This is a predicted structure of a 724-nucleotide part of an RNA (large-subunit ribosomal RNA, domain II) from a hot springs metagenome. Rfam family: Bacterial large subunit ribosomal RNA. For this family Rfam cites "Crystal structure of the ribosome at 5.5 A resolution" (Yusupov et al., Science, 2001).
Context: one part of a larger RNA
RNA sequence: GCCAGGGAGUUUAUCCCUAUGGCGAGUCUAAGCCUAAAGGCGUAAGCGAAGGGAAACCGAGUCUCCGCAGCAGCGAUGAGCUGCAAGGGAGAGGGUCUGAAAGGGCCUGAGCCAUAGGGGUAAGGCUAGAAACCGAGCGAUCUAGUCCUGGGCAGGGCGAAGCCGGGCGAAAGCCUGGUGGAGGCCCGCAGGGGUGCUGACGUGCAAAUCGCUCCUCUGACCUGGGACUAGGGGCCAAAAACCAAUCUAGCUCGGUGAUAGCUAGUUCCCACCGAAGCGGAUCGCAGUCCUGCCUGGGUGGAGGUUGCUGAUGCUGUAGAGCACCGAUGGGAUGGCAAGGGCCCGAAAGGGCUCACCGUCCUUUCGAACUCCGAAGGCAUCAGCACCUGAGAAGCCCGGAGGCGGGUUUGUGUGGGGUAAGCCCCACAACCGAGAGGGGAGCAACCCAGACUAGGGUUAAGGUCCCCAAGUUCUGGCUAAGUGUCAAACCAAAGGGUGUCCUCGGGCUAAGACAGCAGGGAGGUAGGCUUAGAAGCAGCCAUCCUUUAAAGAGUGCGUAACAGCUCACCUGCCGAGCCUGAGGGCCCCGAAAAUGGACGGGGCUCAAGCCAGACACCGAUACCCUAGACCUCUUGCUAAAGCAAGAGGUGGUAGGUGGGCGUAGGGCCUGGGCAGAAGGUGGGCCGUGAGGUCCACUGGACCGGGCUCUAGUGCAGAUCCUGGU
Numbered sequence: 001g002c003c004a005g006g007g008a009g010u011u012u013a014u015c016c017c018u019a020u021g022g023c024g025a026g027u028c029u030a031a032g033c034c035u036a037a038a039g040g041c042g043u044a045a046g047c048g049a050a051g052g053g054a055a056a057c058c059g060a061g062u063c064u065c066c067g068c069a070g071c072a073g074c075g076a077u078g079a080g081c082u083g084c085a086a087g088g089g090a091g092a093g094g095g096u097c098u099g100a101a102a103g104g105g106c107c108u109g110a111g112c113c114a115u116a117g118g119g120g121u122a123a124g125g126c127u128a129g130a131a132a133c134c135g136a137g138c139g140a141u142c143u144a145g146u147c148c149u150g151g152g153c154a155g156g157g158c159g160a161a162g163c164c165g166g167g168c169g170a171a172a173g174c175c176u177g178g179u180g181g182a183g184g185c186c187c188g189c190a191g192g193g194g195u196g197c198u199g200a201c202g203u204g205c206a207a208a209u210c211g212c213u214c215c216u217c218u219g220a221c222c223u224g225g226g227a228c229u230a231g232g233g234g235c236c237a238a239a240a241a242c243c244a245a246u247c248u249a250g251c252u253c254g255g256u257g258a259u260a261g262c263u264a265g266u267u268c269c270c271a272c273c274g275a276a277g278c279g280g281a282u283c284g285c286a287g288u289c290c291u292g293c294c295u296g297g298g299u300g301g302a303g304g305u306u307g308c309u310g311a312u313g314c315u316g317u318a319g320a321g322c323a324c325c326g327a328u329g330g331g332a333u334g335g336c337a338a339g340g341g342c343c344c345g346a347a348a349g350g351g352c353u354c355a356c357c358g359u360c361c362u363u364u365c366g367a368a369c370u371c372c373g374a375a376g377g378c379a380u381c382a383g384c385a386c387c388u389g390a391g392a393a394g395c396c397c398g399g400a401g402g403c404g405g406g407u408u409u410g411u412g413u414g415g416g417g418u419a420a421g422c423c424c425c426a427c428a429a430c431c432g433a434g435a436g437g438g439g440a441g442c443a444a445c446c447c448a449g450a451c452u453a454g455g456g457u458u459a460a461g462g463u464c465c466c467c468a469a470g471u472u473c474u475g476g477c478u479a480a481g482u483g484u485c486a487a488a489c490c491a492a493a494g495g496g497u498g499u500c501c502u503c504g505g506g507c508u509a510a511g512a513c514a515g516c517a518g519g520g521a522g523g524u525a526g527g528c529u530u531a532g533a534a535g536c537a538g539c540c541a542u543c544c545u546u547u548a549a550a551g552a553g554u555g556c557g558u559a560a561c562a563g564c565u566c567a568c569c570u571g572c573c574g575a576g577c578c579u580g581a582g583g584g585c586c587c588c589g590a591a592a593a594u595g596g597a598c599g600g601g602g603c604u605c606a607a608g609c610c611a612g613a614c615a616c617c618g619a620u621a622c623c624c625u626a627g628a629c630c631u632c633u634u635g636c637u638a639a640a641g642c643a644a645g646a647g648g649u650g651g652u653a654g655g656u657g658g659g660c661g662u663a664g665g666g667c668c669u670g671g672g673c674a675g676a677a678g679g680u681g682g683g684c685c686g687u688g689a690g691g692u693c694c695a696c697u698g699g700a701c702c703g704g705g706c707u708c709u710a711g712u713g714c715a716g717a718u719c720c721u722g723g724u
Base pairs, nucleotide, nucleotide: 001724002723003722004721005720006719011123012122013121014120015119016118017117018116019115020114021113022112023111026047027046032041033040034039051058052057062092063091064090065089066088070084071083072082073081074080093108094107095106096105097104098103126265127264128263129262133255134254135253136252137251138250144229145228146227147226148225149224150223151222152221153219155187156186157185158183162179163178164177165176166175167174168173191216192215193214196212197211199210200209231247233243234242268659269658270657271656272655273654279290280289281288282287293401294399295398296397297396298395299394303387304386305385307384308383309382310381311380312379313378314377315376319372320370321369325366326365327364329362330361331360332359333358334357335356339354340353341352342351343350344349405431406430407429409428410427411426412425414423416422436447437446438445451627452626453625454624455623456622457621461617462616463615464601465600466599470614472613473612474611475610476609477608483603484602494588495587496586498585499584500583501582502581503580504579505578506577507576515572516571517570518569519568521545522544523543526540527539528538551566555564556563628649629648630647631646632645633644634643635642636641660713662710663709664708665707666706667705668704669703670702671701678697679696680695681694682693683692684691685690
């Protein structure tokens, strides 16, 4: 892991609600007693019938109007009208408390008992799960320390004191040779330990071992046996180490089903509806309470609304503006009491200027500025649309869940930030709780809201092959494999005689543009400067002549000249050329780690891009056919039900309704050795839980109907037990 069996909302009390039943201004017994049992007796208490008030105390139950259902009348039995009108609503009145009063609070006649169901509370309270706390015991055969009594330590080395001899010395003593055999001395076996390999092993030989290596080995040494110290206690050469594989408080049992706002699990089916992750509070942020949102029932009796249009009113955003407030560049002008500089003056003081303050003109701005001011938004009314007597709004009661949201997706802001699949808001949508088709794949992007089955038509998106459908048509563009990516998943500033298109200017058969050839001169080496300056270092000027044309010179060059060249002119040639602006596609800009990504193959007048056209494919969408279920209406019907019609049938948490099955009890009724239950394999029925029939097996019990009761349904809980 699998299989079988076990395995989780229960019980009692009490409170609230719903349904049903009994009695009803009442209702009902409790303990207990009697009885074989069924049952009976038992009337104390409780709840209810009056409330208000802390208390003293005081103490209600009527009236009017509107009006639904219903009833009656009229009307043609219709529509409708009129009257009465329970329940319902409104107003008045009444009781009491408070208050000076006004006003306000509470109240102003249906319950009680029982049974079942839903919920709350108290209890272990759906099940399992702590780390812990407390008590009583059991432990020092492991280990720590201590005590008593025993045992053990190959061999070798070093050679302390003491002693002896010799030498020296006055002596103390020193030197020297021996002897001697000290030592928490040295090397090293047994023994004890456990350093490194971070070796082996790591479902091991082993819940600490194996190998090599290493430390110690006469001592604070090792060790046998016997004793002592016990859990907030021991023991500790101290590591919070050790106290039986357990230690920052042992183990066992008990309190104990501790507690857990946390985690996991929580068992059959179908049908109807269907959320929230917001607001307020919280020692509150993983919880809980109240409201909002969901659901069921009742009441109610005519409206409701998120949509569109119009009218009226409100608003102060976007934008805009500078009229206020605040900021702001320049200018003009006025003031100058205080500041700086300059000038005049002996001083007083005066003048100019900067600064400052004000006014005017002009300039630029503002979330916390506004002379203005949209789009929108909000409110009311009306109309339309939609829902609604097949029952709207509102109200009451029962049951919830939920109070971790997310994506941005779009739009609009904000905060911080380089930014973010960033943070915080508002509105809407979606996922959450939504399947299907598309986007290669992909919760929230596009299409579209799935009752079942079959057929058809489309949406988004596609139509060369993978892969259903155009190698479709028309006209362009691209040569970069650019591209073949709607977005999420796109690379920019800046560049490009790449190419196409549009618009403008100029030249051109009186010959343009490019190329080639020729000319490209004279005054003059212009003047100045300078060593030189001759078109060409620099400064100034930039004329005239001859000409078809030729600058007081475009560049190279020289020390300076020279030389080459250009402008300009002519010839040859023979048709377009030069230039500016804008647009389309394309190119460069362009760097990441295995070889690789348009989904791939592959694709070039395309299978790319732009524009247009017609077909086709393509969903659970839409349509058709058949069927099922739910709610409601109408008709028939005693009812169950049947028929027709209208609307509906995605769904997590959750609410509600109806069922299936298991075990046992009661009543009724059946089957079985001519084969029960159970098992295996099939057929049929039911939307399903399931039911039924057949064959074989099996070998003795088992069903059906109505009803009651529950230890009543398993795939999960590292679930428990057993098997494998």
Description:
The prediction has a mean pLDDT of 81. RNAcentral holds the full RNA, with entries from SILVA.